This is a predicted structure of a 93-nucleotide RNA (c-di-GMP-I riboswitch aptamer) from a soil metagenome.
The coordinates come from a structure-prediction model, not an experiment, and the mean pLDDT is 88.

[in-house]
RNA sequence: GACAAAGGCAAACCGCUCGAAAGGGCGGGACGCAAAGCUACGGGCCUACUCUCUGAGGGCAGUUUCAAAGAGGAUGGCCGCCGAGCUACCGAA
Numbered sequence: 001g002a003c004a005a006a007g008g009c010a011a012a013c014c015g016c017u018c019g020a021a022a023g024g025g026c027g028g029g030a031c032g033c034a035a036a037g038c039u040a041c042g043g044g045c046c047u048a049c050u051c052u053c054u055g056a057g058g059g060c061a062g063u064u065u066c067a068a069a070g071a072g073g074a075u076g077g078c079c080g081c082c083g084a085g086c087u088a089c090c091g092a093a
Stems, first nucleotide, its partner, number of pairs: 001090001008033002013028006031080001037086003041083003044078003051072004057066003
């Protein structure tokens, strides 16, 4: 970064599967992508099983117990959100 060339990847959606979920894997499928290759390093975003707080309300007769709903919160996740690091095909302007 070219109305080049050879190729590559693969969104949504569908099927199967792992996961509490976000999301991931495999197959089909192409919205697109010059790094839509890799890395969770920084920012941002997503989810919240366990946990904590609050607690409608219920049980027992007790300074106790169960708990809807809500809130908090990554050690979980997203690299096709941005930046950063590393690597890579071609070679016109």

It matches the Rfam family "c-di-GMP-I riboswitch aptamer". For this family Rfam cites "Identification of 22 candidate structured RNAs in bacteria using the CMfinder comparative genomics pipeline" (Weinberg et al., Nucleic Acids Res, 2007). Rfam describes the family as follows. GEMM was predicted in a large-scale screen for bacterial structured RNA regulatory elements.